A computed fold for a 114-nucleotide RNA from Exobacillus caeni, annotated as SAM riboswitch aptamer (S box leader). The sequence was found by an Rfam model in a public genome assembly. Lineage of the source: Bacteria > Bacillati > Bacilli > Guptibacillaceae > Exobacillus. The coordinates come from a structure-prediction model, not an experiment, and the mean pLDDT is 83. Its Rfam family is "SAM riboswitch aptamer (S box leader)". The literature on the family includes a 2004 paper in Nucleic Acids Res by Rodionov et al., "Comparative genomics of the methionine metabolism in Gram-positive bacteria: a variety of regulatory systems".
RNA sequence: UUCUUAUCCAGAGCGGUGGAGGGACUGGCCCGAUGAAACCCGGCAACCAUUAAGUCAUUGACUUAAUAAGGUGCUAAUUCCUGCAGGAUGUUCGAUCAUCCUGGUAGAUAAGAG
Numbered sequence: 001u002u003c004u005u006a007u008c009c010a011g012a013g014c015g016g017u018g019g020a021g022g023g024a025c026u027g028g029c030c031c032g033a034u035g036a037a038a039c040c041c042g043g044c045a046a047c048c049a050u051u052a053a054g055u056c057a058u059u060g061a062c063u064u065a066a067u068a069a070g071g072u073g074c075u076a077a078u079u080c081c082u083g084c085a086g087g088a089u090g091u092u093c094g095a096u097c098a099u100c101c102u103g104g105u106a107g108a109u110a111a112g113a114g
Base pairs, nucleotide, nucleotide: 001114002113003112004111005110006109007108008107013041015040016039017038021031022030023029025083027081028080042075043074044073047071048070049067050066051065052064053063054062055061056060079106084103085102086101087100088099089098090097
């Protein structure tokens, strides 16, 4: 850096250092000297992991439950909303516009492969 699979409406601090930025990008809308980023500690979760039980033409895969010592991750707002396409309702002569739904794109994280 590319590809594959899964997940993304739950959860998590009134701590320390630090000093002005941050929420990926676009357009919005927000957070921030009543202290941003980053680092440390604490915490959350359970993808990998471990254990137990079970299912299946069974070197294995899958399901359920439990655990949190290990590898990651996360710890304002649904991935904060949005971007492309289709649809529903309302409005309008129609277009526009508003709200909602479905799918997709993009992104994030994990595991695996190149």